A computed fold for a 1483-nucleotide RNA from a soil metagenome, annotated as small-subunit ribosomal RNA. Its mean pLDDT, the model's own confidence on a scale to 100, is 86.
RNA sequence: AGAGUUUGAUCCCGGCUCAGAAUCAACGCUGGCGGCGCGCCUAACACAUGCAAGUCGAACGAGAAAGUCCGCAAGGAUGAGUACAGUGGCGUACGGGUGAGUAACACGUGGAUCAUCUACCCUCUUGUGGGGAAUACCGUUGGGAAACCGACGACAAUACCGCAUAAGCUCGAGAGAGGAAAGCAGAAAUGCGCAGGAGGAGGAGUCCGCGGCUGAUUAGCUAGUUGGUGAGGUAAUGGCUCACCAAGGCUCAGAUCAGUAGCCGGCCUGAGAGGGCACACGGCCACACUGGCACUGAAACACGGGCCAGACUCCUACGGGAGGCAGCAGUGGGGAAUCUUGCACAAUGGGGGAAACCCUGAUGCAGCGACGCCGCGUGAGCGAUGAAGCCCUUCGGGGUGUAAAGCUCUUUCGGCAGGGAAGAUUAUGACGGUACCUGCAGAAGCAGCUGCGGCUAACUACGUGCCAGCAGCCGCGGUAAUACGUAGGCAGCAAGCGUUGUUCGGAGUUACUGGGCGUAAAGGGUGUGUAGGCGGUUGGAUAAGUGUGGUGUGAAAUCUCCCGGCUCAACUGGGAGGGUGCGCUACAAACUGUCUGACUAGAGUGCGGGAUGGGAAAGUGGAAUUCCUGGUGUAGCGGUGAAAUGCGUAGAUAUCAGGAGGAACACCGGUGGUGUAGACGGCUUUCUGGACCGUAACUGACGCUGAGACACGAAAGCGUGGGUAGCAAACAGGAUUAGAUACCCUGGUAGUCCACGCCCUAAACGAUGCAUAUUUGGUGUGGGUCAUUCAUUUGAUCCGUGCCGGAGCUAACGCGUUAAAUAUGCCGCCUGGGGAGUACAGUCGCAAGGCUGAAACUCAAAGGAAUUGACGGGGGCCCGCACAAGCGGUGGAGCAUGUGGUUCAAUUCGAAGCAACGCGCAGAACCUUACCAGCCCUUGACAUCCCGAUCGCGGGUACCAGAGAUGGAACCCUUCAGUUCGGCUGGAUCGGAGACAGGUGCUGCAUGGCUGUCGUCAGCUCGUGUCGUGAGAUGUUGGGUUAAGUCCCGCAACGAGCGCAACCCCUGUCCUGUGUUGCCAUACCUUAAUCGGUGGAACUCGCAGGAGACCGCCAGGGAUAACCUGGAGGAAGGUGGGGAUGACGUCAAGUCCUCAUGGCCUUUAUGUCUAGGGCUACACACGUGCUACAAUGGACGGUACAAAGGGUCGCCAACCCGCGAGGGGGAGCCAAUCCCAAAAAACCGUUCUCAGUUCGGAUUGCAGGCUGCAACUCGCCUGCAUGAAGCUGGAAUCGCUAGUAAUGCCGUAUCAGAACGAUGGCGUGAAUACGUUCCCGGGCCUUGUACACACCGCCCGUCACAUCACGAAAGUGGGUUGUACUAGAAGUCUGCAGGCUAACCCGCAAGGGAGGCAGCGGCCCAAGGUAUGACUCAUGAUUGGGGUGAAGUCGUAACAAGGUAGCCGUAGGAGAACCUGCGGCUG
Repeated sequence: AGAGUUUGAUCCCGGCUCAGAAUCAACGCUGGCGGCGCGCCUAACACAUGCAAGUCGAACGAGAAAGUCCGCAAGGAUGAGUACAGUGGCGUACGGGUGAGUAACACGUGGAUCAUCUACCCUCUUGUGGGGAAUACCGUUGGGAAACCGACGACAAUACCGCAUAAGCUCGAGAGAGGAAAGCAGAAAUGCGCAGGAGGAGGAGUCCGCGGCUGAUUAGCUAGUUGGUGAGGUAAUGGCUCACCAAGGCUCAGAUCAGUAGCCGGCCUGAGAGGGCACACGGCCACACUGGCACUGAAACACGGGCCAGACUCCUACGGGAGGCAGCAGUGGGGAAUCUUGCACAAUGGGGGAAACCCUGAUGCAGCGACGCCGCGUGAGCGAUGAAGCCCUUCGGGGUGUAAAGCUCUUUCGGCAGGGAAGAUUAUGACGGUACCUGCAGAAGCAGCUGCGGCUAACUACGUGCCAGCAGCCGCGGUAAUACGUAGGCAGCAAGCGUUGUUCGGAGUUACUGGGCGUAAAGGGUGUGUAGGCGGUUGGAUAAGUGUGGUGUGAAAUCUCCCGGCUCAACUGGGAGGGUGCGCUACAAACUGUCUGACUAGAGUGCGGGAUGGGAAAGUGGAAUUCCUGGUGUAGCGGUGAAAUGCGUAGAUAUCAGGAGGAACACCGGUGGUGUAGACGGCUUUCUGGACCGUAACUGACGCUGAGACACGAAAGCGUGGGUAGCAAACAGGAUUAGAUACCCUGGUAGUCCACGCCCUAAACGAUGCAUAUUUGGUGUGGGUCAUUCAUUUGAUCCGUGCCGGAGCUAACGCGUUAAAUAUGCCGCCUGGGGAGUACAGUCGCAAGGCUGAAACUCAAAGGAAUUGACGGGGGCCCGCACAAGCGGUGGAGCAUGUGGUUCAAUUCGAAGCAACGCGCAGAACCUUACCAGCCCUUGACAUCCCGAUCGCGGGUACCAGAGAUGGAACCCUUCAGUUCGGCUGGAUCGGAGACAGGUGCUGCAUGGCUGUCGUCAGCUCGUGUCGUGAGAUGUUGGGUUAAGUCCCGCAACGAGCGCAACCCCUGUCCUGUGUUGCCAUACCUUAAUCGGUGGAACUCGCAGGAGACCGCCAGGGAUAACCUGGAGGAAGGUGGGGAUGACGUCAAGUCCUCAUGGCCUUUAUGUCUAGGGCUACACACGUGCUACAAUGGACGGUACAAAGGGUCGCCAACCCGCGAGGGGGAGCCAAUCCCAAAAAACCGUUCUCAGUUCGGAUUGCAGGCUGCAACUCGCCUGCAUGAAGCUGGAAUCGCUAGUAAUGCCGUAUCAGAACGAUGGCGUGAAUACGUUCCCGGGCCUUGUACACACCGCCCGUCACAUCACGAAAGUGGGUUGUACUAGAAGUCUGCAGGCUAACCCGCAAGGGAGGCAGCGGCCCAAGGUAUGACUCAUGAUUGGGGUGAAGUCGUAACAAGGUAGCCGUAGGAGAACCUGCGGCUG
């Protein structure tokens, strides 16, 4: 510090996810030791038991017993002034726990207290004299189960009460008045106390400034409320309380209400700023079963005190009582989850005491828990070209791996044994026989967890087969999974490792540091303007902000640095720093603020001008539509893609004249004008707004922006009343259609218009807030002014309005002085998509609805711009037998053949739109053959290796069983080679064992090779350069041209490659050479005849080699090019004709059954052999063909003319036989020699005469022939007989552009035989092409795109099913809370106090007084009750939409002109997407 993920790829926006650190953690697997820490986050739930606060006899009175001793006993002494209990003092308000409540002066920080208190402690000072009356314990007695209570009697104090005294104190202006004490110990000295006062220290109370949560779907709150006066109350200010008076106080800088929460030092994270947290430690606060209350006291409204009420638990004799672990342990419960009913007061600290001492679950220690941090160990060295095992393997080897074993060594930790601290100053040690030290034995007792597709370090095998499973995100798994499970190996960390939860980070993803808003989410529809924010030039003053210095504070701990202590570290001690804050103080005066003075450049006013669809009202004009009346006139009009509905003989449409009425204003008219926006258009008048230009007289910052607020705001819509010509939602009808609730047509109502009142939304858009300033230019246009000109000519300038472009900006597109540039000020808005602008709530509205505006749940994307393709019922250009123009077919018939289907034991398998279907098959009777039902074989029909046996083997004849394979048996012929002579070697056969053979078994979606197809289409790319952030572009586009990316020209491109073309073959002309088996002109011989011969080398022909054609020549066109058109010459003319040749790639195209091959499967069978059957089936459907339907023909007879092939297991002549197929025969030929071999159509004649025929030949019968081991299933051919369908073929569809189509015959491969198929050959030999609108396919350019599996794409909504969360709902049940009334315990305060009453006063006394108390009344008040609201949670028959869910239904709305352009607002309608009307936008 980044990375993964949207796309075919790219850039951007944007979310999601990961790597880091942390944790009061929990869970899974595992677990050696030690140190230091930490340990109920949940039920502030309930608690058994024990302990956690007592102490003082030197404040006081009283005062045992057991035991022991003495004594005979009584008794005494001791125990002992002890224990227990009481009065009194101090403590119990500390220490310890918890975080429920609390949004508050509770906390933090800084101040105030002249508005206060302070026990114990310290310092100083003064005093401590003299009296009195009670009372607990105790004794007697009563009540009660108990707790406990009552009566009477006696007694003490440092308990209580007067008196005296008063330095200082309190009150008071003063005079003056008031007001205290306690003693104890000691022989004493003296000590400890007590009382009054002053000061200190520490502590506490109260007040104030500032600071720190969320919600406005909480906007108003408040009657003791705000203030005053007086009184009361408090330690003290104060409405703290009360009486009276006034009517205030708080609040958008967020009151009130609701929700949540103890606050801080700090802790975690982060570079920081921030964000999160508040457990341990420390400070503060609050609480102590829940609620209320006071008492005592220096301090409490009191955790282990009291009273009352409530809930709960316990005891009870039922009358009544007792209790409060959020102290330490511990229990139950809750929960994912959190410890011992331990030891000690030795240390530190606290309480009491003069002290000894006592108490102390504070504390110090130990125990449990890997919960965290830190440290250590589980050994070290040597040790093999490297054991075994395991894993992988290309079978060679590789890995684990110096790892082990083995040898040498060490002993940390642990174990055993011995010694043994510091912590403690004189003493006292829980920890603890601990830390530590020493010795002994022995490598001995000690390693796991997670991961290994990318992010992210680390890979193989097997198993599994979209199953089981994994997964943080992207995503893996459908038979070769580095992603699941296991194993080996490897990587990481290590007594731990992973997972889960949570926090910060990464996230600049809330942006102060540090983001944005034209199109990605985001500018308010527009203006006026309040608060607020911001604000021109220049003086003076001030010092609030600001800056600098000083100072106080910012507790300790934590943090940083330095130094130290535990062997190190964690931990811990000391010192320093930091602590960004707040207060005080001094100085400065630039900037901001404030006050004051001045200015004119901002702003405004005045004056002078012209421009304008700016607004409102009234009037008025012509054209057009419709309607009415009349005339003319006759059969149609209208409407559409085509029609129909509709109108019309009752006279329409058309046309003329007249009239009525409403609405809108052609031309001018213009990216022209005006207005803030919405918007505004005939003409005239009236009223009225703003802007602009000029001038520089006036004011003197009066300004900018603008939350709330107010005003305006298209269309549609609503209300009331008018109006209604045209148009036109709804509606009706007609069409279209599978349907057509639409598009089209005919009608038509609201509405559209007016007046008044609402509504308040639009793609209200420049998708661009307002204002000011700055920053190169060019060119239009509107308004004004100035200068100039003959000129409204030109120039300058200000204000508007457009286009193009520079810098700059931008993700790009683009913007660009009218900014989206550079800056400033202010406002509005955004923070992933969906859910949703929905729900609820509030508010506005008559309604429709508007404004404000969530969540659950769900996804990993949604999106912007640009790129390359593909596609379009987008455009342009061009090509092709693509259409058109023609010729002939197919589709109808019969047959042949292939396929589907069906059938079958099997009908083997493959091929499937074009590009499967006379295809693999250039040829299934057996074989082939892979299929079926049988019969056999199992190292096998075939290959290699080993052992044994035999020397063979092999050939011939032929027997038995069997369907055969096979099994059994016999005869004859032949009797292996080499040799070192050894059954030594080789070879063959048989037998045996196992490695293995074999498989047309599966996977063509694991593959190679080969092939088809687009397509013989003209394309496909690269290097360098250039442009672009990039994908990419350029080149390859453009202008011409071509069959062609063929060539030329131009050009940020220049070159190159694979394709095209050419080179190759055949063919067409000529030449040269050659001349047999070919040829025969000339010459000779010969013959019927080149029939044969001599011969010839001319011709044809064969072979070989050349020539020729190149737009070369001419003319025209073109740009002077490329090239095109025409012509000449030429056998051939513009690639002459044909073939071979198939770019990058596409189709997971085809083939595992040609072959090869990975993997899987099979191994007495899925292999092999064998005989038979099947591949030849047959209601049917399709493809490809043949033959026909006839006269351009059939039949018969005659007469011509080929080419290319093939032939020895062959072709087979002559001749003979047969009607024929064929048979006999045997010449010739291994072929330019012989044979197949007759070419046929054609031509010449004859006949048939339009008929199911003298057409057509299927089918069937009989008789034959050939091949073959064998023609039954199932071959071909022949003769005779038979003579079916068929009379030119519906929709549809195929081929062909010249030696082509059509037509005729011939050959060959395969092959024993078996072509109508395939493949070659020659003959005869046409028609037509205007042309590119349309169909199909293709090429180039361009455009749109929501497609990229690429239109066979994508995608919307209803309905149906499943499931999830949410809303509504008659209600129902809780919680919190307001208001009103009621109630009134305990208790303070207050009044009365007739009852009771020791201290003081009067009095001799009786008695009285003062004071006090019980009791009663009153104010306040907790729980409770009644009524009525509010908020919130849960639940609810039913209901509403929403989300999600491989293969449901209906349609086709959107994306291309998406087939009616889409979208926005609104209204109506409709199964649904949607349709239609009105206005708007261009996205």